[in-house]
Molecule: c-di-GMP-I-GGC riboswitch aptamer
Organism: Nitrospirota bacterium
This record gives sequence, structure tokens and C1' cells, in this order.
RNA sequence: UUCCGAAAGGGUAAACUCUGGGUAACCAGGGGGCACAAAGCCACGGGUCCCGAAGGAGAGGGACAGCCGGGCUGCCGAAG
Repeated sequence: UUCCGAAAGGGUAAACUCUGGGUAACCAGGGGGCACAAAGCCACGGGUCCCGAAGGAGAGGGACAGCCGGGCUGCCGAAG
């Protein structure tokens, strides 16, 4: 510098569930473990979802990084 791949050590943690927070999407913590080599970080582009006027529509605001792309960083190991 490149690769995320055979092993080992370790890491994260879906559904479901308990407690708390939030109008909600969803979030935090405990249990759990489907999976993950960036399932580490960033809402930048797309996407999905929520809130949003009495219906439709919608300015605007918000959630998801474990939907895709992009950016930054990077363990063990392997190769150069």
C1' cells in the first nucleotide's frame, strides 16, 4: 500500500420481550441472537417511514447509517 478473505481472539446485535423517553416514525438501557468484516462514524444524493390545515394536497420539521450510493476512519490476519 492492497484485500475483507481461512483461522483465532475479540466486537456489533434483527425479531421478540421488560423498563423508561417521544404525538409518532423511533430512541436509550436490561434480556435475547437473526445476522454482520465496517452492522464504526457522517442524513451529502436517492429511498422508506413519521408529524404536519376539517378531506385531498403540501411549505416545513423529524426518524432510519442493519435500504442503496457517496465521504471519513479502521481490529486481527494475508499478500506486496